[in-house]
Context: one part of a larger RNA
RNA sequence: CUGGGCGUAAAGCGCGCGUAGGUGGCUUGAUAAGCGAGAUGUGAAAGCCCCGGGCUUAACCUGGGAACUGCAUUUCGAACUGUCUGGCUAGAGUGUGGUAGAGGGUAGUGGAAUUUCCUGUGUAGCGGUGAAAUGCGUAGAUAUAGGAAGGAACACCAGUGGCGAAGGCGGCUACCUGGACCAACACUGACACUGAGGUGCGAAAGCGUGGGGAGCAAACAGGAUUAGAUACCCUGGUAGUCCACGCCGUAAACGAUGUCUACUAGCCGUUGGAGAUCUUGAAUCUUUAGUGGCGCAGCUAACGCACUAAGUAGACCGCCUGGGGAGUACGGCCGCAAGGUUAAAACUC
Numbered sequence: 001c002u003g004g005g006c007g008u009a010a011a012g013c014g015c016g017c018g019u020a021g022g023u024g025g026c027u028u029g030a031u032a033a034g035c036g037a038g039a040u041g042u043g044a045a046a047g048c049c050c051c052g053g054g055c056u057u058a059a060c061c062u063g064g065g066a067a068c069u070g071c072a073u074u075u076c077g078a079a080c081u082g083u084c085u086g087g088c089u090a091g092a093g094u095g096u097g098g099u100a101g102a103g104g105g106u107a108g109u110g111g112a113a114u115u116u117c118c119u120g121u122g123u124a125g126c127g128g129u130g131a132a133a134u135g136c137g138u139a140g141a142u143a144u145a146g147g148a149a150g151g152a153a154c155a156c157c158a159g160u161g162g163c164g165a166a167g168g169c170g171g172c173u174a175c176c177u178g179g180a181c182c183a184a185c186a187c188u189g190a191c192a193c194u195g196a197g198g199u200g201c202g203a204a205a206g207c208g209u210g211g212g213g214a215g216c217a218a219a220c221a222g223g224a225u226u227a228g229a230u231a232c233c234c235u236g237g238u239a240g241u242c243c244a245c246g247c248c249g250u251a252a253a254c255g256a257u258g259u260c261u262a263c264u265a266g267c268c269g270u271u272g273g274a275g276a277u278c279u280u281g282a283a284u285c286u287u288u289a290g291u292g293g294c295g296c297a298g299c300u301a302a303c304g305c306a307c308u309a310a311g312u313a314g315a316c317c318g319c320c321u322g323g324g325g326a327g328u329a330c331g332g333c334c335g336c337a338a339g340g341u342u343a344a345a346a347c348u349c
Base pairs, nucleotide, nucleotide: 004320005319006318007303008302012317014201015200016199017198021194022193023192025088026087027086029084030083031082033081034080035077036076037075038074039073040072041071042070049065050064051063052062053061054060091191092188093187094186095185096183097182098181099180103177104176105175106174107173108172109171110154115149116148117147118146119145120144121143125136126135162169163168206247207246208245209244210243211242215241216240220236221235222234223233258316259315260314261313262312263311266294267293268292269291270290271289272288273287274286275285276284277283278281298305299304322349323348324347331342332341333340334339
């Protein structure tokens, strides 16, 4: 390279946008680059292959043929691909009218609870555990009532419910803003799909500067447990968790399943829309976009998947190639650092 693969065996980039490239709907005419057919020239000899000949045979030598699948020129063809040209509307998009939603951002605001402080009542315990102790408390705790402060998170509603490309998103209100879906028409007329590089977003932890700090809580201290206990349990407790701005760029970033398109039995739920029917109902049916449970064909090593495919096909990208060494070393790039990314070999089984 030809292959075979990627849910769980090695293997889908964490997710978008998008450049080059690859691929691309129906149709008219033209062209003839690809494509097909013919002709001419060339494709040295030897060798290989076929048919003969010569050494007693063979190897070997020798004659002829074929082949040299190629290249160039030229003539013809026009189905398909390409290019140019004209048209179309089934892909894609725009407009109109509606719908649902924890989609995003900013500002404001609400109640419950924890904690702290102040005041009142009140008195000897509280707290904690398997049992205890450390701890708190007669300088009046715990409990209880009233008041105040401050930070963080939003019970019920809540649902294999919803929204988002993914990460993710949940009190309420206002403003700004992205996307989706449905219905019927009108418009544009292939404007599409994928996407190496590139670029943006990207949980938690972590880092920088400045704030904030109620609760929780790495580290740390103490008390227990234990043979020991650098733990599990308990009492405390600092970073951090929160906010603003800037970095980091990783996760079992998972559906361990790339994106897009078409096709392929059914049944039962549920969310958003639209339509129809009558018996007007907490109705039934049809249809459409999601989201779940079963299940046929088919697929699969099996488990299982099964119109939300892991089925049947097509387009494009990414990735894999025995285990360890190793996602490491070196080098490059990025980063303040932590580190990330790209990524071997010796050796060994």
The prediction has a mean pLDDT of 90. Small-subunit ribosomal RNA, central domain from Marinobacter sp., 349 nucleotides, folded computationally. NCBI's taxonomy places the organism under Bacteria, Pseudomonadati, Pseudomonadota, Pseudomonadales, Marinobacter. The RNAcentral record of the full RNA draws on ENA and SILVA.